[in-house]
RNA sequence: UGGGGCGUCGCCAAGCGGUAAGGCACCAGAUUCUGGAUCUGGCAUCCGGGGGUUCGAAUCCCUCCGCCCCAG
Repeated sequence: UGGGGCGUCGCCAAGCGGUAAGGCACCAGAUUCUGGAUCUGGCAUCCGGGGGUUCGAAUCCCUCCGCCCCAG
């Protein structure tokens, strides 16, 4: 320098145009003598940043940033 992949909650991780599953953790409550376990509820107005397309974008396009791989 060129090509490819990835970036989603504190961590892991689904999603593939119709408004973000699940697990762990955390918070509140129930239960318990206390703790743990168990049960119920809660927990991502900004999905790496900025633009564009669209009635509608985490999903498509452009451009930057970071990480990884390949080639020189």
Molecule: transfer RNA
Organism: Patescibacteria group bacterium